This is a predicted structure of a 678-nucleotide part of an RNA (large-subunit ribosomal RNA, domain II) from Puniceicoccus vermicola. NCBI's taxonomy places the organism under Bacteria, Pseudomonadati, Verrucomicrobiota, Puniceicoccaceae, Puniceicoccus. The full RNA is in RNAcentral, with records from ENA.
Context: one part of a larger RNA
RNA sequence: GCCUGGGAGUUAUUAUAUGUAGCAAGCUUAAACCUCUACGAGGUGCAGGCGCAGCGAAAGCGAGUCCGAAUAGGGCGUCGAGUUGCAUGUAAUAGACCCGAAGCGGAGGUGAUCUAUCCAUGGCCAGGUUGAAGCUUAGGUAAAACUAAGUGGAGGACCGAACCCACUAACCUUGAGAAGUUAGGGGAUGAGCUGUGGAUCGGAGUGAAAGGCUAAUCAAACCCCGCGAUAGCUGGUUCUUUCCGAAAUAUAUUUAGGUAUAGCGUCGCGUGCUGACUCUGGGGGGUAGAGCACUGAAAAGGCUAGGGCCCAUACCCGGGUACCAAACCUUAUCAAACUCCGAAUACCCAGGGGUGUAGCGCGGCAGUCAGACUGUGGGGGAUAAGCUUCAUAGUCGAGAGGGAAACAGCCCAGACCACCAAUUAAGGUCCCUAAAUAUCGCUAAGUGGAGAAGGAUGUGAAUUUACACAGACAAUAGGGAUGUUGGCUUAGAGGCAGCCACCAUUUAAACAGUGCGUAAUAGCUGACCUAUCGAGUGAAUUCGCGCCGAAAAUGAUCGGGACUAAGCGAUAUACCGAAAUUGUGGGCUCUACUUUGUAGAGCAGUAGGAAAGCGUUCCUGCAGGAUCGAAGCUCAACCGCGAGGUUGGGUGGACCGGCAGGAAGUGAGAAUCCAGGC
Numbered sequence: 001g002c003c004u005g006g007g008a009g010u011u012a013u014u015a016u017a018u019g020u021a022g023c024a025a026g027c028u029u030a031a032a033c034c035u036c037u038a039c040g041a042g043g044u045g046c047a048g049g050c051g052c053a054g055c056g057a058a059a060g061c062g063a064g065u066c067c068g069a070a071u072a073g074g075g076c077g078u079c080g081a082g083u084u085g086c087a088u089g090u091a092a093u094a095g096a097c098c099c100g101a102a103g104c105g106g107a108g109g110u111g112a113u114c115u116a117u118c119c120a121u122g123g124c125c126a127g128g129u130u131g132a133a134g135c136u137u138a139g140g141u142a143a144a145a146c147u148a149a150g151u152g153g154a155g156g157a158c159c160g161a162a163c164c165c166a167c168u169a170a171c172c173u174u175g176a177g178a179a180g181u182u183a184g185g186g187g188a189u190g191a192g193c194u195g196u197g198g199a200u201c202g203g204a205g206u207g208a209a210a211g212g213c214u215a216a217u218c219a220a221a222c223c224c225c226g227c228g229a230u231a232g233c234u235g236g237u238u239c240u241u242u243c244c245g246a247a248a249u250a251u252a253u254u255u256a257g258g259u260a261u262a263g264c265g266u267c268g269c270g271u272g273c274u275g276a277c278u279c280u281g282g283g284g285g286g287u288a289g290a291g292c293a294c295u296g297a298a299a300a301g302g303c304u305a306g307g308g309c310c311c312a313u314a315c316c317c318g319g320g321u322a323c324c325a326a327a328c329c330u331u332a333u334c335a336a337a338c339u340c341c342g343a344a345u346a347c348c349c350a351g352g353g354g355u356g357u358a359g360c361g362c363g364g365c366a367g368u369c370a371g372a373c374u375g376u377g378g379g380g381g382a383u384a385a386g387c388u389u390c391a392u393a394g395u396c397g398a399g400a401g402g403g404a405a406a407c408a409g410c411c412c413a414g415a416c417c418a419c420c421a422a423u424u425a426a427g428g429u430c431c432c433u434a435a436a437u438a439u440c441g442c443u444a445a446g447u448g449g450a451g452a453a454g455g456a457u458g459u460g461a462a463u464u465u466a467c468a469c470a471g472a473c474a475a476u477a478g479g480g481a482u483g484u485u486g487g488c489u490u491a492g493a494g495g496c497a498g499c500c501a502c503c504a505u506u507u508a509a510a511c512a513g514u515g516c517g518u519a520a521u522a523g524c525u526g527a528c529c530u531a532u533c534g535a536g537u538g539a540a541u542u543c544g545c546g547c548c549g550a551a552a553a554u555g556a557u558c559g560g561g562a563c564u565a566a567g568c569g570a571u572a573u574a575c576c577g578a579a580a581u582u583g584u585g586g587g588c589u590c591u592a593c594u595u596u597g598u599a600g601a602g603c604a605g606u607a608g609g610a611a612a613g614c615g616u617u618c619c620u621g622c623a624g625g626a627u628c629g630a631a632g633c634u635c636a637a638c639c640g641c642g643a644g645g646u647u648g649g650g651u652g653g654a655c656c657g658g659c660a661g662g663a664a665g666u667g668a669g670a671a672u673c674c675a676g677g678c
Stems, first nucleotide, its partner, number of pairs: 001678006011094013026050003032044005054061002064076004097236002100233001104226003108223003116200009125190001127159003130155001134151006163187003167184005202218001204214003239613006249262005263368002265365007273356001277353007289341001290339002295335003299331004304325001306324002308321004371396010401412003416586004421582003427576003430561003436573001438571005448563001454548002458545010475532005481505003486500003511526001515524002587603007614667001616664007624656002632651008
């Protein structure tokens, strides 16, 4: 892991609600006793309980009573249904649906065969090294001290096996092993190691002290008991069908993943037009917007107090100001905590419609209190977040189907069942892939198939404007002069360092000179004019579609192939396309007619409420089956929406089901479920 079996809302008491049965202003017995056909039934038993009257703290009074001075006023009552069984829902108390702690307690017990320390009695430590004290001899001394040689054999001494330990590394890590192996390492006459026997234990022992060890268990052992401890936590909770169908909010909470009350669901009873929605009429408002009249913010200019700076000044007066700037004026603005104004909606009230998608009241039973995203209006944040927090609507949650390649929350659309029928929605119609190779334009970028500020003779459309057959624009050729080198300045200044002025003449035209250039001239060029040429050429504005800007990590891509439309804009008509809608047939629920079958409305669904059933075991009654073959097992057919049921064949070899009721150890796939098997 699989298979088989086991495995979770029970029982008692009390209360309450509903259903049902008996009796009813009453209802009912408990213990106990008696009888019988004796695991049961019948009777006796009025003790007690509930109800029939309440009010008051009470005395008490009583359809009233209490407060009160009250005959006022008010509170609670009065205007008749209960009670006892049975069944079911729910609550409380009990282990209370089942399994699950870590823990707490016990003057209950078992453990020192592991290990800690201790006691008694035994055992063990190859070999090698060092060479303390003491002693002897010699030297030495007044005697000592002292020195040397020898002797001697001390030591938690040294090296190193056995033995004990466990510092390092590798291996092992479903191991050979629930702590090892290998190679190194430490101690190895000592606070040494070890055999046997014995002592000390659970808030206790023992501890060269690590909270270590006390039998693979230790910040309090193990076994048993209290004990089914408790678990606002996790997991699990077993047959079918039908009807309806939520919530993730408010308030409170040692409360925040719990609970209570309300909100929202369901079931029953009552009420009877009150409801959603819509129309009409009437309201209040200060939002969006707007505005600057207030409160503030804030730009430019004017005017002008005050101040700064400069000049002047003994002082008082003064002068100037491209400085700062109040008030005021003009122009142009801003505001959640500004408003001279001011909607749409929303909200409130009244009236009409509205028998529904309902509303309202009372009662039984819930679940919900982690919500998510999208659009819109805001706050927080960075006008970040698949962010957070409100409001509002939708969807998901609890919603399948079609589209968006794939994709809870987006778009379309709400699935009772069947059909090889039809029409559509969103979205699509070259191939993958069902359905259009229509018309008019645009795009050349594979733009389409990400993207900003900014940039650009991309290209299409529209508009304005200038020049132009009296010849424009571009190109080429020629001219581009004179007073004059204008004056000043300057070493020089001749169109061209700089300052001032910028005239006049000849002209087709030509600047007191646009740029380059020279020391200054010169030179080149431009403006301007003519010729050649012969038709459009410039400058702007707006709109459409494109271009650049454009860098990311495994191999790219629009879903792919591919596409110049099969891209984008517009227009027209077709078609495809869903569980939508329609058609046909069938099932169920509700309503209305009714006359038993039509019509209408409905039948997605988690938590949850309500209803109707199937099956298992046993009991009672009735009627039955079975060796001419029961149960069980198995194959097949049929019936029922389903849980399931029936029949036939085979196997099997002794019991079994039906109907009407009753009672439950009553339904298995999950609980790291339990036991067994493989």